[in-house]
Molecule: transfer RNA
Organism: Spirochaetota bacterium
RNA sequence: CGGGAUGUAGCGCAGUCCGGUAGCGCGCUGCGUUCGGGACGCAGAAGCCGGGAGUUCAAAUCUCCCCAUCCCGACCA
Numbered sequence: 001c002g003g004g005a006u007g008u009a010g011c012g013c014a015g016u017c018c019g020g021u022a023g024c025g026c027g028c029u030g031c032g033u034u035c036g037g038g039a040c041g042c043a044g045a046a047g048c049c050g051g052g053a054g055u056u057c058a059a060a061u062c063u064c065c066c067c068a069u070c071c072c073g074a075c076c077a
Base pairs, nucleotide, nucleotide: 001073002072003071004070005069006068007067010026011025012024013023020057028044029043030042031041032040033039050066051065052064053063054062
């Protein structure tokens, strides 16, 4: 330099194809059961979806540009 993949809650991921306003597991907080721990049950908090722009009534989702990480190739040695 060229090609490809990934980026969503503290962690791991789904949702994107086909636009309708974001979810699952673990973890965390409170309460209950228990002497307590663990476990279980109930309730709850937490995300401007990597950044910017565009299209649209409406964008995590479509288009363009950029950033980060990873993989492959080329170049150099």